Context: one part of a larger RNA
RNA sequence: CUAUGGUUAAGGAACUCGGCAAAUUACCUCCGUAACUUCGGAAGAAGGAGGACCUGCUUUGGUGACGAGAUUUACUCUCCGAGCUGAGGUGGGUGGCACAGACCAGGGGGUAGCGACUGUUUACCAAAAACACAGCAGGGUGCGAAGCCGUAAGGCGAUGUAUACCCUGUGACGCCUGCCCAAUGCUUGAAGGUCACGGGGAACGGUUAGUUCUUUAUUGAGCGAAGCUGUGAACCUAAGCCCAAGUGAAUGGCGGCCGUAACUAUAACGGUCCUAAGGUAGCGAAAUUCCUUGUCGGGUAAGUUCCGACCUGCACGAAUGGCGUAACGACUUCCCCACUGUCUCAACCACAGACCCG
Numbered sequence: 001c002u003a004u005g006g007u008u009a010a011g012g013a014a015c016u017c018g019g020c021a022a023a024u025u026a027c028c029u030c031c032g033u034a035a036c037u038u039c040g041g042a043a044g045a046a047g048g049a050g051g052a053c054c055u056g057c058u059u060u061g062g063u064g065a066c067g068a069g070a071u072u073u074a075c076u077c078u079c080c081g082a083g084c085u086g087a088g089g090u091g092g093g094u095g096g097c098a099c100a101g102a103c104c105a106g107g108g109g110g111u112a113g114c115g116a117c118u119g120u121u122u123a124c125c126a127a128a129a130a131c132a133c134a135g136c137a138g139g140g141u142g143c144g145a146a147g148c149c150g151u152a153a154g155g156c157g158a159u160g161u162a163u164a165c166c167c168u169g170u171g172a173c174g175c176c177u178g179c180c181c182a183a184u185g186c187u188u189g190a191a192g193g194u195c196a197c198g199g200g201g202a203a204c205g206g207u208u209a210g211u212u213c214u215u216u217a218u219u220g221a222g223c224g225a226a227g228c229u230g231u232g233a234a235c236c237u238a239a240g241c242c243c244a245a246g247u248g249a250a251u252g253g254c255g256g257c258c259g260u261a262a263c264u265a266u267a268a269c270g271g272u273c274c275u276a277a278g279g280u281a282g283c284g285a286a287a288u289u290c291c292u293u294g295u296c297g298g299g300u301a302a303g304u305u306c307c308g309a310c311c312u313g314c315a316c317g318a319a320u321g322g323c324g325u326a327a328c329g330a331c332u333u334c335c336c337c338a339c340u341g342u343c344u345c346a347a348c349c350a351c352a353g354a355c356c357c358g
Base pairs, nucleotide, nucleotide: 001353002352004350005349006348007347008346010344011343014342019339027051028050029049030048031047036041038172052094053093054092055091056090057089058088059087060086061085062084063083067079068078069077070076071074095099107337108336109335110334112332113331114329115328119131120130135170136169137168138167139166140165141164147156148155149154173324174323175322176321178254179253180252183251184250185247186246187245188244189243192242193241194240198236199235203231204230205229206228207227210223211222212221213220255273256272257271258270259269282316283313294310295309296308297307298306
C1' cells in the first nucleotide's frame, strides 16, 4: 500500500451524480395507530411499555399413587385426590454495565412520475416505465370452419362448434373516448370505360402448277388457282384498375391573416383565404417546453432538481387511448426523522497478501 473484519473524541450527509457503502432497526406479549380507500386494505402504519433468576399465593390442563365405596367379582365402576408435570396471573426478593444478554433477527415517514396488480425478460454489462396480464374493442370463421405446418398424403385447430376458434390493437378499475372517408387500406357494387390468354378471321404477303407479253435463243417482265406458309383488323372475352358507395377502438389527419369593448390590456364579436376536416373533453415548462434556471407561490440561510399554480402547448390530446386512481414495485424524483468514519480528518487494532532481511 491492497483486501477483509473491528473500534473511535466532537460534529452528524458538511461526502457524493445519488446516504453508494456502513450504521440504525430487528423476537414475543400488551397498549396504540393518520391521510386516503376499490371498505379488502393502508398496518408490523407511526409511537410506546414489559421480558432474566429465586420465592409466596393463585388460575387452569395432563397424569394419577395410597385409601374408601359399589356391584354384574372384572385387566370393572365411582369418590377422594398425594406426588410428578405443562401453561398463565399476581405479590415479594436477588444479581449484572447490559435479562428477546450470544447466534438469528423490519430502519421509519412524507411527495411526485411511470406501470393497475402476482408474474416475464437481454444465459455472460440493462429487471425496467420494456413484455405479459385479466378486462375492453374490432376483424375473420357455419365445420372437410377460418387460420397454421406440409409438394402431397396428412396433421394442429379439436375428439372443440360462434358463451367456440383464429388474427389485430388497447391494457385492472373509475369518468370518458370528439371532428375528418380528400389520400392510403379494406368491404360492397349483374351498369359503364380499360384490359391478358384464348376464340375469331376481314385484309395483306411468301412460295408456284399454269398463263400473258417479250428475247434469235438461253431468257426477261407481269398475272397467278389449289396446297403449304407468314402477318393479322373488326368482334367475343375474367380478375384487376378506373368508377360509385360505405368504413376510424382501419393506416392516418385534425389551419392562416386582419380588425374590434368608455384607462390600458385582452377579445365573447366581425371580415377574409384555404381545407377532407381544422384539436372537442381532459391535461399542460410535462419521461413531451427550444427560448428556459419561463413567471408566481412552497420548502432551504442559500434550491438549474422537487412540489403547487399560470398557459406564451418551438413540437399534449383521447384504445399508436385521454385524465384520475386505493393497493402493489430490488423502478425513478424530491423532502424529513433516526442513524452512522460517507465526510470535516483521520487514527488504531486483527488477519491475509504485497514489500524488506534471511
Molecule: large-subunit ribosomal RNA, domain IV
Organism: marine metagenome